[in-house]
RNA sequence: UGCCGUGUGGCCUAGUGGUAAGGCUUCUGCCUCCUAAGCAGAGGAUCGCGGGUUCGAAUCCCGUCACGGUCG
Numbered sequence: 001u002g003c004c005g006u007g008u009g010g011c012c013u014a015g016u017g018g019u020a021a022g023g024c025u026u027c028u029g030c031c032u033c034c035u036a037a038g039c040a041g042a043g044g045a046u047c048g049c050g051g052g053u054u055c056g057a058a059u060c061c062c063g064u065c066a067c068g069g070u071c072g
Base pairs, nucleotide, nucleotide: 002070003069004068005067006066007065010024011023012022013021018055026042027041028040029039030038048064049063050062051061052060
């Protein structure tokens, strides 16, 4: 260089055309003498980036970047 795969909140994972779900974490409250545990609530991702298709894109197409694998 070529080919294949992956990229989604701070972290881990789900979602294969109809507006992104769960766990951990964080914050607040309850509980407790205090902490931890437990319970309740809240915050947090326009889905690596840019473009295209579509009424509608995390999802399909093109380009590009990063990482991993593989051939020479």